[in-house]
The RNA shown here (transfer RNA) has 73 nucleotides and comes from Endomicrobium sp. It was read from a public genome assembly. It matches the Rfam family "tRNA". By type it is a transfer RNA. The prediction has a mean pLDDT of 81. NCBI's taxonomy places the organism under Bacteria, Endomicrobiia, Endomicrobiales, Endomicrobiaceae, Endomicrobium.

RNA sequence: GCCCCCUUCGUCUAGGGGUCUAGGACACAGGAUUUUCAAUCCUGCGACACGAGUUCAAAUCUCGUAGGGGGCG
Repeated sequence: GCCCCCUUCGUCUAGGGGUCUAGGACACAGGAUUUUCAAUCCUGCGACACGAGUUCAAAUCUCGUAGGGGGCG
């Protein structure tokens, strides 16, 4: 330099055009229970890397940028 793949709550992940104010687990916060802690239960918190395009509608499709990984030279 060229090619391919990935990027979603703090972490790990589901979702592959409408069914979604994006779901789950762990973590965190509050509450219940307990003499206390742990465990358990309930509630809350919290995310589509960025920019543009296509479309009636984009986390999802296309292009670019950034970051990460792999292959070739």